[in-house]
Molecule: transfer RNA
Organism: Candidatus Woesearchaeota archaeon
RNA sequence: GGCGGGGUAAUUCAGCCUGGUUAGAAUGUGGCGCUCAUAACGCCAUUGUCGCGAGUUCAAAUCUCGCCCCCGCCA
Repeated sequence: GGCGGGGUAAUUCAGCCUGGUUAGAAUGUGGCGCUCAUAACGCCAUUGUCGCGAGUUCAAAUCUCGCCCCCGCCA
């Protein structure tokens, strides 16, 4: 330098192809219930510039372009 994959909550990820309802799940954390007590279990709560910028559009995590970072392959 070329090609491919990835970046979304504190963590692990889904959602993107096919734009549209409040951006979700699990784990974690806090509170309550349950228990003699702890764990487990149940209920409630909890946090997001969707890597950054621009463009298209009535509307962008999703489409287009540029850039940054991580992983792999080729040279």